[in-house]
Context: one part of a larger RNA
RNA sequence: AAGUAGCGAGAGGCAGGUGAGAAUCCUGCCCGCCGAAAAUCUGAGGAUUCCUGAGGAAGGUUCGUCCGCUCAGGGUAAGUCGGGACCUAAGUCGAGGGCGAAGGCCGUAGGCGAUGGACAGCCGGUUGAGAUUCCGGCACUACCGAGAAUUGUUUGAUUGAAGUGGGGACACAGAAGGAUAAUCCGGGCGCACCGUUGGUUGAGUGCGUUCAAGCGAAGAGGCUGUCAUGCAGGCAAAUCCGCAUGGCAAUAAGGCUGAUUCGUGAUGAGGAGCGAAAAUACAGUAGCGAAGCGGAUGAUUUCACGCUGUCAAGAAAAGCCACUAAAGAGAUUCAAGGUACCCGUACCGCAAACCGACACAGGUAGAUGAGGAGAGAAUCCUAAGGCGCGC
Numbered sequence: 001a002a003g004u005a006g007c008g009a010g011a012g013g014c015a016g017g018u019g020a021g022a023a024u025c026c027u028g029c030c031c032g033c034c035g036a037a038a039a040u041c042u043g044a045g046g047a048u049u050c051c052u053g054a055g056g057a058a059g060g061u062u063c064g065u066c067c068g069c070u071c072a073g074g075g076u077a078a079g080u081c082g083g084g085a086c087c088u089a090a091g092u093c094g095a096g097g098g099c100g101a102a103g104g105c106c107g108u109a110g111g112c113g114a115u116g117g118a119c120a121g122c123c124g125g126u127u128g129a130g131a132u133u134c135c136g137g138c139a140c141u142a143c144c145g146a147g148a149a150u151u152g153u154u155u156g157a158u159u160g161a162a163g164u165g166g167g168g169a170c171a172c173a174g175a176a177g178g179a180u181a182a183u184c185c186g187g188g189c190g191c192a193c194c195g196u197u198g199g200u201u202g203a204g205u206g207c208g209u210u211c212a213a214g215c216g217a218a219g220a221g222g223c224u225g226u227c228a229u230g231c232a233g234g235c236a237a238a239u240c241c242g243c244a245u246g247g248c249a250a251u252a253a254g255g256c257u258g259a260u261u262c263g264u265g266a267u268g269a270g271g272a273g274c275g276a277a278a279a280u281a282c283a284g285u286a287g288c289g290a291a292g293c294g295g296a297u298g299a300u301u302u303c304a305c306g307c308u309g310u311c312a313a314g315a316a317a318a319g320c321c322a323c324u325a326a327a328g329a330g331a332u333u334c335a336a337g338g339u340a341c342c343c344g345u346a347c348c349g350c351a352a353a354c355c356g357a358c359a360c361a362g363g364u365a366g367a368u369g370a371g372g373a374g375a376g377a378a379u380c381c382u383a384a385g386g387c388g389c390g391c
Stems, first nucleotide, its partner, number of pairs: 012030006031388004039368003045348002049346001050074006059067002079140002081344004086117002091112003097106003121138005141340004147334005158327002163323004171310004177303003182297005188209006194202001210269002214264005221257004225248007233241002273288002311314001354363002370382004
């Protein structure tokens, strides 16, 4: 320079409370903003920032009794959620091996490695802070299994590969259909309310009208022949797969798959609303609790890469099923009962907690995403919910 620029997006107002002190903290009422977001869930990342009590030096672009700040105490509970005790991809490591002045490089067998495959839990309640984890109710998975029944012991029950085969198993585009979610309407049903008026017992106003997995039945639709005999294939074997021939079926039957619906789950939960006692602190708390139907619209969700079409022809392995090789004296069904390891789990998560030196108008993967108007997830106004951006 200068008490100058600036104080980081354009909403606050009033009253009460607390306090030494209040534009800034708390509470209430009114007002305003977002609403394919400025709401909710969650990944990465962060690492206690979460909750409670206390504090005000510094941090907070002002203030501060307040805070993501300081101090103390507390908080993250799993057979089923995510990961591991399963599988493999790119890639990576690599016994032997090959190569190389050395370090080392490549790579077989074999491992590791999810962003993929496989795999058993839903609804409700609860805390100051955790919940598919705790609690309540109803389930499911794997293994062990008293007991009962059945069956087998060379006339072979049963198990069964690190082997063989099937399956898993896959692109993109398009169209039609079934179903549901969701929303809306109702002079249906239930509960509450009755006006400071010109006017309110009326065809009045407001709110609600809900519910999972599992189990049982049905099921729009989609896919699919079956039996016998033979055989130089599937590195051995095979009753399995494959190939060939034949019989019988072929708008069928049977089998597989399949959203969803109905019943049950539920004599339960939740539920608008009603609503105590107590007071030194614990109230819309404890407790009680009605109705639960009909119709319309209708998905970007699901049946399902199912169908049709196209050419650029669209992972692997395991779980699973079958087959033998082999083992072989016990095994199967029902079933009281029992067992079930390790890690994560708080909180932020379009942000003041992540990446940007900052409480920075920037950046940040995925899911849900309501109403009126509208082709629409555009746009405007709103719901639930959240904010008014620290002079």

Predicted 3D model of a 391-nucleotide part of an RNA (large-subunit ribosomal RNA, domain III) from a termite gut metagenome.